[in-house]
Context: one part of a larger RNA
RNA sequence: GCCGGCGAGUUUUCCUUUGUGGCAAGCCUAACUUGAAAAGAGGGAGGCGUAGCAAAAGCGAGAGCGUGCAGUACAACGAGACGCCACGUGCGAUCGCGUGGAGUCACAAGGGGAAGACCUGAAGCCCGACGAUCUAAGCCUGGGCAGGCUGAAGUCCCUGUAAAAUAUCGCGAAAGGAUUUCGCGGAAUGCAAAUCCUUCAGAUUUACAUGGGGAUGGAGGGCCGAAGAGCAUUCUACACAAAUGUGUACUUCUGACCUGGGUUUAGGAGUGAUAUGCUCAUCGAGUCGGGCAAUAGCUGGUUCCUGCCGAAAUGAGCUACAGUUCAGCCUCGGUCGAGCUGGCAUGCGGGGUAAAGUACAGAUUGGGCAUUUAGGGCCUUCGGGUUCGGUGUCCUGUCUAACUCUGAAUCUGCAUGUAGCGUAGAAGCCGGGAGUGAGGGAGUCUGGUUAAGCUGGACGACCAAAAGUGGAACAACACAGCGAAGGGUUAAGGCCCUAAAGAGCUGACUAAGUGUAAGUAAGAUGUCAUUAGUCCAAGACAGUUGGGCGGUAGGCUUAGAAGCAGCCAUCCGUUAAACAACGCGUUACAGCGGACCAAUCGAGAUUAAUUGCGUCGCAGAUGGACAGGGCUAAGUCAGCCGCCGAUACCCUUCCCCUCGUAAGAGUGGAGUAGGCAGGCAUGUUGCAGGCGCAGAAGCUUUUCCGAGAGGAGAAGUGGAGCCUGCAAUAAAGUGGAUGCCGGU
Numbered sequence: 001g002c003c004g005g006c007g008a009g010u011u012u013u014c015c016u017u018u019g020u021g022g023c024a025a026g027c028c029u030a031a032c033u034u035g036a037a038a039a040g041a042g043g044g045a046g047g048c049g050u051a052g053c054a055a056a057a058g059c060g061a062g063a064g065c066g067u068g069c070a071g072u073a074c075a076a077c078g079a080g081a082c083g084c085c086a087c088g089u090g091c092g093a094u095c096g097c098g099u100g101g102a103g104u105c106a107c108a109a110g111g112g113g114a115a116g117a118c119c120u121g122a123a124g125c126c127c128g129a130c131g132a133u134c135u136a137a138g139c140c141u142g143g144g145c146a147g148g149c150u151g152a153a154g155u156c157c158c159u160g161u162a163a164a165a166u167a168u169c170g171c172g173a174a175a176g177g178a179u180u181u182c183g184c185g186g187a188a189u190g191c192a193a194a195u196c197c198u199u200c201a202g203a204u205u206u207a208c209a210u211g212g213g214g215a216u217g218g219a220g221g222g223c224c225g226a227a228g229a230g231c232a233u234u235c236u237a238c239a240c241a242a243a244u245g246u247g248u249a250c251u252u253c254u255g256a257c258c259u260g261g262g263u264u265u266a267g268g269a270g271u272g273a274u275a276u277g278c279u280c281a282u283c284g285a286g287u288c289g290g291g292c293a294a295u296a297g298c299u300g301g302u303u304c305c306u307g308c309c310g311a312a313a314u315g316a317g318c319u320a321c322a323g324u325u326c327a328g329c330c331u332c333g334g335u336c337g338a339g340c341u342g343g344c345a346u347g348c349g350g351g352g353u354a355a356a357g358u359a360c361a362g363a364u365u366g367g368g369c370a371u372u373u374a375g376g377g378c379c380u381u382c383g384g385g386u387u388c389g390g391u392g393u394c395c396u397g398u399c400u401a402a403c404u405c406u407g408a409a410u411c412u413g414c415a416u417g418u419a420g421c422g423u424a425g426a427a428g429c430c431g432g433g434a435g436u437g438a439g440g441g442a443g444u445c446u447g448g449u450u451a452a453g454c455u456g457g458a459c460g461a462c463c464a465a466a467a468g469u470g471g472a473a474c475a476a477c478a479c480a481g482c483g484a485a486g487g488g489u490u491a492a493g494g495c496c497c498u499a500a501a502g503a504g505c506u507g508a509c510u511a512a513g514u515g516u517a518a519g520u521a522a523g524a525u526g527u528c529a530u531u532a533g534u535c536c537a538a539g540a541c542a543g544u545u546g547g548g549c550g551g552u553a554g555g556c557u558u559a560g561a562a563g564c565a566g567c568c569a570u571c572c573g574u575u576a577a578a579c580a581a582c583g584c585g586u587u588a589c590a591g592c593g594g595a596c597c598a599a600u601c602g603a604g605a606u607u608a609a610u611u612g613c614g615u616c617g618c619a620g621a622u623g624g625a626c627a628g629g630g631c632u633a634a635g636u637c638a639g640c641c642g643c644c645g646a647u648a649c650c651c652u653u654c655c656c657c658u659c660g661u662a663a664g665a666g667u668g669g670a671g672u673a674g675g676c677a678g679g680c681a682u683g684u685u686g687c688a689g690g691c692g693c694a695g696a697a698g699c700u701u702u703u704c705c706g707a708g709a710g711g712a713g714a715a716g717u718g719g720a721g722c723c724u725g726c727a728a729u730a731a732a733g734u735g736g737a738u739g740c741c742g743g744u
Stems, first nucleotide, its partner, number of pairs: 001744006011115013026048003032042003052059002062085001064084004071077002086099004118301002121298001125291006136265009145255001147224003150220001154216006167204003174199008183191002228252003233249001235247001237246003267283001269279003304679006314327005328436002330433006339421003343418008355406001356404002361400003366395007375388005439463002443459006468479003483654007493644003496629003502641001504640006515631002523616002526613002529610007543600005549573003554568003579594001582593003655669002657666003680733001682730010698717008
């Protein structure tokens, strides 16, 4: 992994709702007694109901008048229902609660509370025991450590001297201190003189010092390295469910060493050269048993079928954000009895968005005008002038979620009409049961953000919970909302082949494989079309041939300046035309072109703008994509006619649902969570009826029936029990839980 078996909403009690039944202003017994048991009988304690209101003392209630559904004998009456009035209570009004009896017991079902409460699952907490045969540490008593090396202290021998001190010898310079004396001086702590003391270099002594050398000696948590120990670290390979073991290298190996035996210490405790290590493969608190089915807002699982309807991922509260409560949205039942509504049209209203605008507020480009005693700079003849700036105003050009002189489309209120739904009962109201409260992508609008397959909000639809067709593939894009079968017609999208249908028709464009799949700038004789201008048979444009002169080298400047460094001026003449020169060039000239003119040629030329389709510009990570093939249309634009194409629409038959007595009716039939309804199957019991050794159950194969759960038959096997109907009851359905047990 597979197969088989087992495996999850149960039971008790209380509350509540619904259904059925008994009795009913009442209903029921409980414990217990009797009874073999059950049933039955007894048992009224007690419970619920029959009156409420008020904090309490306490007080203490309808047969009044109408409307009107169903219904009937239908202008009426009218159960229930509704309105008014009245009444009880209370301080209390037109307020609140209550008043014109309906309960109670049993059974069944839905839900809730308490309990393990659908099942499995913690880590943990507490209590009591058991462990130191592993390991940690201590204690007691034993054992063990090849070989080699180094050579401490101590002792002995040799060598050999330093400083200080002491004594002796030597030296007498200089400095300092003390005392005394006389003199000087105005005075002084001043100057002068004398005496004494201290300090110094060297030598010897001290001297058997320390030291140096050589022996002896044999120290050390010394060195190398077996046994022993370690196993961190290195390498390597093997074995092995895991744990772990083995090898090699390595570390240590007289010590804080290794080791046998005995013994002691324990669970918030021990032991610990601290690693939170170790305490029997268990350690941030051992193991075993118990509390215990701990608790889990968390994960996983939760077993047959069909029918009807069908959500929410929102608001508010919460130590709340993985949850829960209330509301919202779903479902089922009841009640009521006539309107309801989402579409469309019209009318009357609401509004301040998009857009637009600049009249207000604020921002803002350039300019004009006015003003600025005391804003800055500059000038000044000191009078002021000028410029920049400020303020105001006008013109011009712009902008705004928190601007508006304006102002849509959508949206929305009311009314009417129309349409749809509704007495086959809508809307409303009451009650039972939920689930949901992680949402999501796209579109439009709007925030955050550089951006995002990012994130917040609004709207309606979609996915979620939606199949089918198209989009190559593709939850939410287009079309389209699905019972079964058959036929037809279309939608989106397509019609060369893959691949159903047009190598369809007409007119254009593209030459880039552009394109057939989305998008990007400046710039650039690609090309089509359109518009406007200029020149042109008195000859345009381009080409070719020739001319392109004189005053003059204009003046100035300059070394030079002659069309062509620079400054000023830019005339006149001859002409068909020719610049006081557009470019190259020279030191300066020269020279070569250009403008301009003529001839030749003979028909359009040229400029600008606006479009269409293209081109380069144009870059992404494995080799690669129009889906592919391929296509010059099978590309693009405009128009037209056919066809294909879905579970859509139409037709036929059938099934089911809802409503209806029926006939029949329905723009009925998707579905997760979930609600409701009807069934199938299993064990046991009761009543009734059957089958079976002439072959029960089970098993294997197979045929038929049913929408399905399932049911029936046949053959074989098997060898003794089984089935049907109606009820009751429950350990009542398995594929899932890294489910449990067994087999393989």